The RNA shown here (SAM riboswitch aptamer (S box leader)) has 132 nucleotides and comes from a Thermoflexales bacterium. Of the family's consensus pairs, 97% are formed in the model.
RNA sequence: CUCUUAUCCAGAGAGGCGGAGGGACCGGCCCGACGAAGCCUCGGCAACCUUCGCGAUCCUAGAUUCGCGGGUAGAACCGGAAUCCGGAUGCGAAACGGUGCCAAUUCCGGCAGGAUAACUGGAAGAUGAGAG
Numbered sequence: 001c002u003c004u005u006a007u008c009c010a011g012a013g014a015g016g017c018g019g020a021g022g023g024a025c026c027g028g029c030c031c032g033a034c035g036a037a038g039c040c041u042c043g044g045c046a047a048c049c050u051u052c053g054c055g056a057u058c059c060u061a062g063a064u065u066c067g068c069g070g071g072u073a074g075a076a077c078c079g080g081a082a083u084c085c086g087g088a089u090g091c092g093a094a095a096c097g098g099u100g101c102c103a104a105u106u107c108c109g110g111c112a113g114g115a116u117a118a119c120u121g122g123a124a125g126a127u128g129a130g131a132g
Stems, first nucleotide, its partner, number of pairs: 001132008013042005021031003025110004043102003048098002050094005056089004062084005068079003106124001111121003
């Protein structure tokens, strides 16, 4: 950088350095010398990854067992059941670790539908996880 997928009306900021921009883009509307961006320190939010627990359903393969059915001279074997291990989905908890985030719904709109509305869907963007 590209692809897949989930989420985006909740939540959470102080200090230092810095010194004029910032809110992706465009149009608005805002934030900003009562100090923007950026960097650093500390703090916090959240719960995607992660860890743990629970119970149900399902899955594939495996293991064990069986006073089960078939099969056999007996076995093998075919099937069934129970339990265990594992996995998926769900719910709950935790927050050491990997990210992310801490003005305004992704600040609002942009494209389509709708009645110029509400609203719905989409695009774009952001973030996570996975893949290239």
Rfam family: SAM riboswitch aptamer (S box leader). Rfam links the family to the GO term regulation of gene expression. Its mean pLDDT, the model's own confidence on a scale to 100, is 81.